Predicted 3D model of a 73-nucleotide RNA (transfer RNA) from a marine sediment metagenome. The prediction has a mean pLDDT of 81. RNAcentral holds the sequence, with entries from MGnify.
RNA sequence: UGGGGCGUAGCCAAGUGGUAAGGCACGGGGCUUUGAACCCCGCAUUUCCCUGGUUCGAAUCCAGGCGCCCCAG
Numbered sequence: 001u002g003g004g005g006c007g008u009a010g011c012c013a014a015g016u017g018g019u020a021a022g023g024c025a026c027g028g029g030g031c032u033u034u035g036a037a038c039c040c041c042g043c044a045u046u047u048c049c050c051u052g053g054u055u056c057g058a059a060u061c062c063a064g065g066c067g068c069c070c071c072a073g
Base pairs, nucleotide, nucleotide: 001072002071003070004069005068006067007066010024011023012022018056026042027041028040029039030038049065050064051063052062053061
């Protein structure tokens, strides 16, 4: 420098146009003599790397950036 892939919570991760699942962790409660385990509830909300665009509507489509990984030179 060229090509490809990826970017969603503290971590992993689903969602490919119509109000962002789930697990772990964390917080509160129940149970227990205490703890673990188990059960219930909560936890993204001018939310999905940033800025624009398309659309009635964007995490999702398009453009340009930024970062990471792979391949080529």